[in-house]
RNA sequence: GUCGGGUCCCAUGCAAGUUCGGACUUGUGAACCUGGUCAGGCGGGGAACCGAGCAGCCAUAAGCAUUGUUCGGCUGUGCGUGGUAAACCCGACACC
Numbered sequence: 001g002u003c004g005g006g007u008c009c010c011a012u013g014c015a016a017g018u019u020c021g022g023a024c025u026u027g028u029g030a031a032c033c034u035g036g037u038c039a040g041g042c043g044g045g046g047a048a049c050c051g052a053g054c055a056g057c058c059a060u061a062a063g064c065a066u067u068g069u070u071c072g073g074c075u076g077u078g079c080g081u082g083g084u085a086a087a088c089c090c091g092a093c094a095c096c
Stems, first nucleotide, its partner, number of pairs: 001093007009083007016075003020072005026065003034059004042051003
């Protein structure tokens, strides 16, 4: 010096991680200002019954939390694929 391989680097796929974000799920969730059902009590009525309706129960909004699913973001992580100017390492060859 030439060639080959590797490191580094770049792109990308899968996986992993993440006190990150979104959606869904789940749970919780309203003294009154949500809904339903409304014991008792209240009002009306001669009565039958009717009306409003507290507590309770059920459901739910916002909010909160979060099992799980999924999407995305990120990474001093693992494996693979492709590229690779320069630098570094290894090997072969050639020359001095």
This is a predicted structure of a 96-nucleotide RNA (Bacterial small signal recognition particle RNA) from a Phycisphaerae bacterium. The prediction has a mean pLDDT of 75. A source record names the gene ffs. RNAcentral holds the sequence, with entries from ENA.